A computed fold for a 461-nucleotide part of an RNA from Phacus hamelii, annotated as small-subunit ribosomal RNA, 3' major domain. The RNAcentral record of the full RNA draws on Greengenes. It matches the Rfam family "Bacterial small subunit ribosomal RNA". Gene Ontology terms of the family: structural constituent of ribosome and ribosome.

Context: one part of a larger RNA
RNA sequence: UGACGGGAAUAUACACAAGCGGUGGAGCAUGUGGUUUAAUUCGUCGAUACACGAAUAACCUUACCAGGAUUUGACAUGUUGGAAAGCCUUUUGAAAAAAAGGUGUGCCUUUUGGAAUCCAAACACAGGUGGUGCAUGGUUGUCGUCAGCUCGUGUUGUGAAAUGUUGGGUUAAGUCCCGCAACGAGCGCAACCCUCGUUUUUAGUUAAGUUUCUAAAAAUACUGCCGUUGAUAAAGCGGAGGAAGGAGAGGAAGAAGUCAAAUCAUCAUGCCCCUUAUAUCCUGGGCUACACACGUGCUACAAUGGUUAAGACAACGGGUUGCUAUUCCGUGAGGAGCCGCGAAUCACUAAAACUUAAUCUUAGUUCGGAUUGAAGGCUGCAACUCGCCUUCAUGAAGCCGGAAUCGCUAGUAAUCGCAGAUCAGCUAUGCUGCGGUGAAUACGUUCUUAUAUUUUGCCCA
Numbered sequence: 001u002g003a004c005g006g007g008a009a010u011a012u013a014c015a016c017a018a019g020c021g022g023u024g025g026a027g028c029a030u031g032u033g034g035u036u037u038a039a040u041u042c043g044u045c046g047a048u049a050c051a052c053g054a055a056u057a058a059c060c061u062u063a064c065c066a067g068g069a070u071u072u073g074a075c076a077u078g079u080u081g082g083a084a085a086g087c088c089u090u091u092u093g094a095a096a097a098a099a100a101g102g103u104g105u106g107c108c109u110u111u112u113g114g115a116a117u118c119c120a121a122a123c124a125c126a127g128g129u130g131g132u133g134c135a136u137g138g139u140u141g142u143c144g145u146c147a148g149c150u151c152g153u154g155u156u157g158u159g160a161a162a163u164g165u166u167g168g169g170u171u172a173a174g175u176c177c178c179g180c181a182a183c184g185a186g187c188g189c190a191a192c193c194c195u196c197g198u199u200u201u202u203a204g205u206u207a208a209g210u211u212u213c214u215a216a217a218a219a220u221a222c223u224g225c226c227g228u229u230g231a232u233a234a235a236g237c238g239g240a241g242g243a244a245g246g247a248g249a250g251g252a253a254g255a256a257g258u259c260a261a262a263u264c265a266u267c268a269u270g271c272c273c274c275u276u277a278u279a280u281c282c283u284g285g286g287c288u289a290c291a292c293a294c295g296u297g298c299u300a301c302a303a304u305g306g307u308u309a310a311g312a313c314a315a316c317g318g319g320u321u322g323c324u325a326u327u328c329c330g331u332g333a334g335g336a337g338c339c340g341c342g343a344a345u346c347a348c349u350a351a352a353a354c355u356u357a358a359u360c361u362u363a364g365u366u367c368g369g370a371u372u373g374a375a376g377g378c379u380g381c382a383a384c385u386c387g388c389c390u391u392c393a394u395g396a397a398g399c400c401g402g403a404a405u406c407g408c409u410a411g412u413a414a415u416c417g418c419a420g421a422u423c424a425g426c427u428a429u430g431c432u433g434c435g436g437u438g439a440a441u442a443c444g445u446u447c448u449u450a451u452a453u454u455u456u457g458c459c460c461a
Base pairs, nucleotide, nucleotide: 001461002460004457005456007455008454009453010452011451012450013449015445016444019408020407021406022405023404026299027298028297029296030295031294032293033292034290035289042053043052064285065284066283067282068281069280070279073125077124078123079121080120081119082118083117086103087102088101089100090099091098092097107114108113127274128273130272131271132270136268137267138263139262140261141259143257148187149186150185151184152183153182154163155162156161167178168177169176193251194250195249196248198219199218200217201216202215203214204213222245225239226238227237228236229235301401305360306359307358308357309356310355311354317348319346322341323340327336328335329334367398372393373392374391375390376389377388378387414437415436416435417434418433419432420431
């Protein structure tokens, strides 16, 4: 000087408290461990792994296993020789592939050849999701959007170092003020950027719209004004005006560093290893197994509810290999057929919770929907392993969950539906967004946890 303390002081935080709703019990979905397996590919493991990489494992993906094949190779460059390339058919085969036959002679050109592609040969080489994240780059998590981390010159100390950065106030903030052997500066904070909220102007293909909407440019908030507290400071508290008030709300943005944190399987890359195999192609299987344990979720256990009928109100978004109206068929999933739309014009699109009326009357039920049987629909070469959906039947556990534990301070929690990415289809209850309805509580900092600053102690460096 740091680190540490079951030392001290101060401060902050959904850390506790005050509240609301969950998890832990049930069924199912999904991930992980374990076990099993020919294989159940690999990585990730306190916080900071476990609906994570994976914004979609039937084949492909695919890296794993079994079997069948290839060895200059599925891919790249170079040399030589031949053939344009390409297209079609037959046989064998699970396919990969092998064999045979037919068709076809193009483009440029100095007529030698050239460009592209294919075949054959030999070698340089290709190839590796093989190892090492403890050899690395890049990227990422975390402390933490916490307020810290440093430097130059000067000064102090023999020196390691200190000072500045400590002190008195204040702030979300090393934010600002005052003081001070310090004076300045840098990376962070804040601001600049984006979205929302108010106003004005301009423009707008659409039925119309001065008002709504769309999208561009401006304006607006600064403790500016008043009072009070304070040290005549910084600032705090209250008020006025205002759409908004003291950072207006949200996002993006993450200092120096910590964890030899994560990733050699995004990619790149040193070294090591394989080279008739640890490379490559194909078919089938596996990644979906199942005594069990854990995490994350969905659906419930009902009357603030279920069922039936009628009625009302959104926003974001994607759409031509696409979204698909009206109509007809089907109980339905869906099918037929066809209008419109490369979309403020057409369609996806029905919003749902909600309201009104009727019914059920506390029951394992008209709650709950697992499981199973039968019949169908769709996608796709192909739904057996292993897809989704529909109808009929079946109707399990479950009557609010032990110890423990999680989230949240306002348009938030809770609750309700909608859209999108990935995608042929889908295992989405996941993820990313969108709007509808819309609370309760916070006395406070004693305690629990974490962090920051100062100080103290010394078993540590």